Model confidence (mean pLDDT): 83 of 100. The part of an RNA shown here (large-subunit ribosomal RNA, domain I) has 543 nucleotides and comes from Desulfonatronum thiosulfatophilum. It matches the Rfam family "Bacterial large subunit ribosomal RNA". Taxonomically the source falls in Desulfonatronum (Bacteria, Pseudomonadati, Desulfovibrionia, Desulfovibrionales).
Context: one part of a larger RNA
RNA sequence: GGCAAUUGGCGGAUGCCUUGGUGCCAGGAGGCGAUGAAGGACGUGGAAGGCUGCGAUAAGCCUCGGUGAGCCGUCUAACAGGCUUUGACCCGGGGAUUUCCGAAUGGGGCAACCCGGCUGGAGUCAUGUCCAGUCAUCCGGAUUUAUCCGGAGGCGAACUCGGGGAAGUGAAACAUCUCAGUACCCGAAGGAGAAGAAAUCAAGAGAGAUUCCCAAAGUAGUGGCGAGCGAAAUGGGAAGAGCCCAAACCGUGCGGUUUCGACCGUGCGGGGUUGUAGGGCCUUCAUCAAGCGAUCUGUGAUUAGGUAGCGGAAACAUUUGGGAAGAUGUUCCAUAGAGGGUGACAGACCCGUACGCGAAACCGAACAGCAGCGCUGAAGGUACCUGAGUACCGCGGGACACGAGAAAUCCCGUGGGAAUCUGGGAGGACCAUCUCCCAAGGCUAAAUACUCCCUGGCGACCGAUAGCGAACUAGUACCGUGAGGGAAAGGUGAAAAGAACCCCUGUUAGGGGAGUGAAACGAGAACCUGAAACCAAUUGCCU
Numbered sequence: 001g002g003c004a005a006u007u008g009g010c011g012g013a014u015g016c017c018u019u020g021g022u023g024c025c026a027g028g029a030g031g032c033g034a035u036g037a038a039g040g041a042c043g044u045g046g047a048a049g050g051c052u053g054c055g056a057u058a059a060g061c062c063u064c065g066g067u068g069a070g071c072c073g074u075c076u077a078a079c080a081g082g083c084u085u086u087g088a089c090c091c092g093g094g095g096a097u098u099u100c101c102g103a104a105u106g107g108g109g110c111a112a113c114c115c116g117g118c119u120g121g122a123g124u125c126a127u128g129u130c131c132a133g134u135c136a137u138c139c140g141g142a143u144u145u146a147u148c149c150g151g152a153g154g155c156g157a158a159c160u161c162g163g164g165g166a167a168g169u170g171a172a173a174c175a176u177c178u179c180a181g182u183a184c185c186c187g188a189a190g191g192a193g194a195a196g197a198a199a200u201c202a203a204g205a206g207a208g209a210u211u212c213c214c215a216a217a218g219u220a221g222u223g224g225c226g227a228g229c230g231a232a233a234u235g236g237g238a239a240g241a242g243c244c245c246a247a248a249c250c251g252u253g254c255g256g257u258u259u260c261g262a263c264c265g266u267g268c269g270g271g272g273u274u275g276u277a278g279g280g281c282c283u284u285c286a287u288c289a290a291g292c293g294a295u296c297u298g299u300g301a302u303u304a305g306g307u308a309g310c311g312g313a314a315a316c317a318u319u320u321g322g323g324a325a326g327a328u329g330u331u332c333c334a335u336a337g338a339g340g341g342u343g344a345c346a347g348a349c350c351c352g353u354a355c356g357c358g359a360a361a362c363c364g365a366a367c368a369g370c371a372g373c374g375c376u377g378a379a380g381g382u383a384c385c386u387g388a389g390u391a392c393c394g395c396g397g398g399a400c401a402c403g404a405g406a407a408a409u410c411c412c413g414u415g416g417g418a419a420u421c422u423g424g425g426a427g428g429a430c431c432a433u434c435u436c437c438c439a440a441g442g443c444u445a446a447a448u449a450c451u452c453c454c455u456g457g458c459g460a461c462c463g464a465u466a467g468c469g470a471a472c473u474a475g476u477a478c479c480g481u482g483a484g485g486g487a488a489a490g491g492u493g494a495a496a497a498g499a500a501c502c503c504c505u506g507u508u509a510g511g512g513g514a515g516u517g518a519a520a521c522g523a524g525a526a527c528c529u530g531a532a533a534c535c536a537a538u539u540g541c542c543u
Stems, first nucleotide, its partner, number of pairs: 001542009015528001016491002020462002022459007029451002031155002039101003042055003046079001049075003061095006070083003106115003116135007137152007159190001160188005170177001174224001200207002211238005221229002242443003245387001249270009275421001277386003280382006290376004296372004305363003309357003315330005331348002333337001339351003392416008402428001423438005478485002498527001501513004
């Protein structure tokens, strides 16, 4: 020096555990904000560093309920001082307080700071100072310049609609094309949003708003006919609901014109709302009862339900053991043998579970029914009305599964530019026949999408290099000028019973006794288990 065995050290794998995560289901909620939000800064405890709570009334104040014996949050034990059956602490409802910054809004500003005006008050001889209130901008409304009143602003995870809108990529290169109207930016709204009551489809038969799902179908098409893109009718389901204006006509307020007959403009009220055309006006007839009604108001409703809670059955003995819930014997409950805890594995020990019950206060539905309210008649005549720079056309674009194509349909820009029910549009160029429908105004629940958040539950989901980045002081420490990046780190024991006292020593290090404990030379805080690499010691063998 090597090899082997043994005994240790170092190390923290593995096993077991779970406070945490993750996915889904059901229900709820779907917003907060100038009555100052979200998010922060700074304070606040007897002593107080972090977290939590709170705001100069500062781990809290008042009140109403619940509960019932202890309590003064946590890391974190002790000390000091207190509170409490005259009900503390704790849980829930309501209220008060709520510094400064922040939309931040009196003005300014390098956020948490600086400086003001006006009104009232405190204080001073007076000024300075202090306290309360008020003073931003935009929009709308109201009588008349001026003023008053109301609204908005910002934040928030996804979902929805709208306005803008890429590239990497694919096409085995690349330009049309694709990726994709995706990512991203902006705006708006709601608990959903959008869409929506046919100028629709269809095809000789019919359907009857919209939305979503399944099929039709990877079909018809489209496409450097490449890569790719990709319907609809129709059928089956979910849900189901239809309405209101403009105009004609009538009345009326205001303004204007006036030949005083009226007319024009505008506002308001009545009327009226459709395609087998409908409505107005005129004439004639019938009729105040019946039927229908999503939305609105009242009732239902001091409701159901929610925000604290309450009741809730039934087991003992012996034995092993540190410990019984194990074993043995005998017994009981069960609308409860879900689950968790308890010194090992408990239906009957504890918390619970099945089942039943509960609110002073606050929040608070849905559906039916009823009432209010709304809607609904016939015949004849008349030709007054039925959405105009609109439809449509040329040119240039965009959307439609459809890339200009034979290219209908829809939208935008630009230039032209109708008809008026004997009217107009569509049925994929266009024309005819036929059929269907009535544009150029508006509203509309449900079926559908989503989950920052609350409650309950479940998992052939993870179990500390996993699972969220984070089971721990985690978006912390740390890094970066900044945008931003971003960790590591869980486990004594049933219970601290956490090792009094003694000894070695420079020692609050470390160790040896003693003691605790079932276990402490293998639970001693560097603490469950404790693998390997690696490092020693001892012994044996070889060189």